[in-house]
Molecule: c-di-GMP-I-GGC riboswitch aptamer
Organism: Gemmatimonadota bacterium
RNA sequence: CCCGAUAAAGGCACACCCGUCGCGAGACGGGGCCGCAAAGCCUGGAAUCUCCCGACACGAGAUCGUCCGGCUGCCGAAG
Repeated sequence: CCCGAUAAAGGCACACCCGUCGCGAGACGGGGCCGCAAAGCCUGGAAUCUCCCGACACGAGAUCGUCCGGCUGCCGAAG
């Protein structure tokens, strides 16, 4: 360095519940079965979804715990 354990310490956190915000997808705060070795950051590409529309396109948004890419990073058993 690759790699990633029925390891240790710590971290994150889906569903769901409560409160607030948003037309909506959803977001934020608190709690939190499941899960995660990048489930840290960027939000570049793809995908999905929302608003708009008669419908499509355009446009404006959302997720990124869907995949790819870039940057950084804790621990250390076997190989």